């Protein structure tokens, strides 16, 4: 440096739920909490998925479409990293 792995050692993160808060919503942030995770570190670059404020169309007050919004704990890419073995 590369590959493989979590058996050991040191650790790390934190699902659902809940309280508060931001947001039109999806969802985010903080506390409690641990389902799990060898990158469940970072990154919205590609795809997927979610929402539809605003916009457009229809129409009889609703429906449909739409991301510039969100999701990295959906997948891939990029990038950084502890330990062990080869």
């Nucleotide at each position: 440096u590369u590959u493989u792995g979590a058996a050991a050692a040191a650790g790390g993160c934190a699902a659902a739920g809940u309280u508060g808060u931001c947001g039109a919503a999806a969802g985010g942030c903080a506390g409690c909490g641990a389902c799990g995770c060898a990158a469940a570190g970072c990154u919205a670059c590609g795809g997927g998925u979610c929402u539809a404020a605003g916009g457009u169309a229809c129409a009889u007050a609703g429906u449909a479409c739409u991301a510039c919004g969100a999701u990295c704990g959906c997948c891939g890419g990029g990038u950084u990293g502890c330990c062990a073995a080869a």
A computed fold for an 86-nucleotide RNA from Filobacillus milosensis, annotated as c-di-GMP-I riboswitch aptamer. Its mean pLDDT, the model's own confidence on a scale to 100, is 86.